[in-house]
């Protein structure tokens, strides 16, 4: 000097689904970290997760298999394709590299 670590700032992605009963407003149930406020609609906000070491979240998908009341789950598809980050600083802890003795 770099990255690893920790702090902070500023920013930035995502998703809202299943069942039951109701004409429908809206009521109860289930999973889950979240199952949403306003707003005719575009869109805005809010909580929660994620931000390249990226299975959050999306494509393939109305996918196959088990499985559940049904979504959820488990196993596959598959680390298969895609996906949102910078900068201050701090400590001198760890690593590499150069450089000097």
């Nucleotide at each position: 000097g770099a990255u690893g670590u920790c702090a902070c700032c500023u920013c930035g992605g995502g998703g809202g689904g299943c069942c039951u009963g109701g004409c429908g407003a809206c009521a109860g149930g289930c999973u889950g970290a979240g199952a949403u406020g306003c707003g005719a609609a575009a869109g805005c906000g809010g909580a929660c997760c994620c931000g390249u070491c990226g299975a959050a979240c999306c494509u393939g998908a109305a996918c196959c298999g088990g499985u559940u009341a049904g979504c959820a789950c488990c196993g596959g598809c598959g680390g298969a394709g895609g996906g949102a980050a910078g900068g201050u600083g701090a400590a001198c802890c760890a690593u590499c590299a150069c450089c000097c003795c």
Molecule: TPP riboswitch aptamer (THI element)
Organism: Jannaschia maritima